[in-house]
RNA sequence: CUUAUCAAGAGCGGUGGAGGGAACGGCCCGAUGAAGCCCGGCAACCUGCGGAAGCGAAGUGAUUUGAGUCCGCAAGGUGCUAAAUCCGGCGGUAGUGUAUCGAAAGAUGAG
Numbered sequence: 001c002u003u004a005u006c007a008a009g010a011g012c013g014g015u016g017g018a019g020g021g022a023a024c025g026g027c028c029c030g031a032u033g034a035a036g037c038c039c040g041g042c043a044a045c046c047u048g049c050g051g052a053a054g055c056g057a058a059g060u061g062a063u064u065u066g067a068g069u070c071c072g073c074a075a076g077g078u079g080c081u082a083a084a085u086c087c088g089g090c091g092g093u094a095g096u097g098u099a100u101c102g103a104a105a106g107a108u109g110a111g
Stems, first nucleotide, its partner, number of pairs: 001111006011039001013038003019029003024088003040081003045077002047074006055066004085105001090102005
């Protein structure tokens, strides 16, 4: 940089001791114990295995093979485990102190 996803799900554990929720503005969480680390857990993007219907290539043919799609199982590589990505900022629409859709920014995977 490209692309997909981001309203579901996940601990009454150990350690640790004051911070944390990206930044800013809010609003929250936290000594009834924050971050970090360990263990546990969740999910299923990549991955592995099995199955299904097609497509392409090779072959006279039986068949072989390639790249995908869908379904199931596993959980090796990541990720995640308060609140919608906690909410907002920019733009559209409407019944305009609001609601809703989209963008930006951000996060994660794959390339």
SAM riboswitch aptamer (S box leader) from uncultured Lawsonibacter sp., 111 nucleotides, folded computationally. RNAcentral holds the sequence, with entries from MGnify. Lineage of the source: Bacteria > Bacillati > Clostridia > Eubacteriales > Lawsonibacter.